A computed fold for a 72-nucleotide RNA from a Deltaproteobacteria bacterium, annotated as transfer RNA.
Rfam family: tRNA. Rfam classes the family as a transfer RNA.
NCBI's taxonomy places the organism under Bacteria, Pseudomonadati, Myxococcota, Myxococcia.
The prediction has a mean pLDDT of 82.
[in-house]
RNA sequence: GGGGCUCUAGCUCAGCGGAAGAGCACUCGGUUUCGAACCGAUAGGUCGGGGGUUCGAAUCCCUCGAGCCCCG
Numbered sequence: 001g002g003g004g005c006u007c008u009a010g011c012u013c014a015g016c017g018g019a020a021g022a023g024c025a026c027u028c029g030g031u032u033u034c035g036a037a038c039c040g041a042u043a044g045g046u047c048g049g050g051g052g053u054u055c056g057a058a059u060c061c062c063u064c065g066a067g068c069c070c071c072g
Stems, first nucleotide, its partner, number of pairs: 001071007010024004018055001027041004048064005
């Protein structure tokens, strides 16, 4: 220098045009002498940044950034 993949909740990930979910963790409650485990409930994300396409974008396109891999 060229190419590919990834970036979504605190963590690990799903979702691939109709507008965001799960598990674990956190918080509260139940249970317990107190904890752990178990059960129930709540909260938490302008989907890495910017721009474009579209009636509508996490999803498609461009660009920038970060990480990993391949070629030279």